[in-house]
RNA sequence: CCACCGAAGGGGUAAAGCCCGGGCAACCGGGCGACACAAAGUUUCCUGUCCUGAGGUCUCGGGAUAGAGGGACUGCCGAA
Numbered sequence: 001c002c003a004c005c006g007a008a009g010g011g012g013u014a015a016a017g018c019c020c021g022g023g024c025a026a027c028c029g030g031g032c033g034a035c036a037c038a039a040a041g042u043u044u045c046c047u048g049u050c051c052u053g054a055g056g057u058c059u060c061g062g063g064a065u066a067g068a069g070g071g072a073c074u075g076c077c078g079a080a
Stems, first nucleotide, its partner, number of pairs: 012037002017032006035067001041073003045070003048065008
């Protein structure tokens, strides 16, 4: 100096549920709320799962999920 790991400190996000709203739906937005998270920041490129349409019923089209996994980009602090 580089890589891996991540104690401490300072912080961050926000599950389920409830209320309001959007959507055929999966689900999403706002408020309350905290189960958790060191990438639970961003991104549908791949896969999985879910919704929806069509059929030859497991294939294809459209959509959703980033808190399902992988990949890509970015990122605060730095003890052992």